[in-house]
RNA sequence: ACCUUAUAAAGAGUGGUUGAGGGACGGGCCCUGUGAAACCCGCCAACCGGCAGCAAUGCAUGGUGGCAAAUCCCGCAGCGUGCAUACGCUGGCAGAUAAGGA
Numbered sequence: 001a002c003c004u005u006a007u008a009a010a011g012a013g014u015g016g017u018u019g020a021g022g023g024a025c026g027g028g029c030c031c032u033g034u035g036a037a038a039c040c041c042g043c044c045a046a047c048c049g050g051c052a053g054c055a056a057u058g059c060a061u062g063g064u065g066g067c068a069a070a071u072c073c074c075g076c077a078g079c080g081u082g083c084a085u086a087c088g089c090u091g092g093c094a095g096a097u098a099a100g101g102a
């Protein structure tokens, strides 16, 4: 790098260091010196594991993950409304995370 399954409108800092970028990709639209990214601390969640329980479920000490906006929105197809820019709905694609596989 690839395959399978599951999940996604919930939740999470007035902290420290440092200083310009960030939100996968393309288009949009945003965030950001009232401090981006990164690191540390903190916190959230509960997928795997662990513990308790008949179970439902609970706990949070292990392995991951996460902490602007719906996966920020759209990106392909179908349907509906509309003269139309467009709007709405459904399914997919892509990406993300977990667990498993090869």
Stems, first nucleotide, its partner, number of pairs: 002101006013041001015040003021031003025075004042067003047063002050059003071094001076091006